SAM riboswitch aptamer (S box leader) from Fictibacillus arsenicus, 106 nucleotides, folded computationally.
Model confidence (mean pLDDT): 82 of 100.
RNAcentral holds the sequence, with entries from Rfam and Ribocentre.

RNA sequence: CUCUUAUCCAGAGUGGUGAAGGGAACUGGCCCGAUGAAACCCGGCAACCUGCGAUUCGUAAGGUGCUAACUCCAGCAGAAUGUUUUUACAUUUUGGAAGAUAAGGU
Numbered sequence: 001c002u003c004u005u006a007u008c009c010a011g012a013g014u015g016g017u018g019a020a021g022g023g024a025a026c027u028g029g030c031c032c033g034a035u036g037a038a039a040c041c042c043g044g045c046a047a048c049c050u051g052c053g054a055u056u057c058g059u060a061a062g063g064u065g066c067u068a069a070c071u072c073c074a075g076c077a078g079a080a081u082g083u084u085u086u087u088a089c090a091u092u093u094u095g096g097a098a099g100a101u102a103a104g105g106u
Base pairs, nucleotide, nucleotide: 002105003104004103005102006101007100008099013042015041016040017039021032022031023030026075027074028073029072043067044066045065048063049062050061051059052058053057071098076095077094078093079092080091081090082089083088
């Protein structure tokens, strides 16, 4: 880099350094941020893999991960309802795409 599988409506900071951006990318929205963004440290959450104890559960030592908003929302396709003469639009919903994380494979 790519492929497969699983999960993605739960949870987690009044801390320190830092200094202006950030919410993956594109488009369109909507937000967060000088009452301090990103990043790093500390703390915390969780339980995918390993470990340990047990039997489908517990623990949290190790490897990751996460720590505003459902993956912040939509984008593609279908369905239902409503409005409209139709095209279409709005809302809800199902699936998909893309993405994130873990484990495994090439």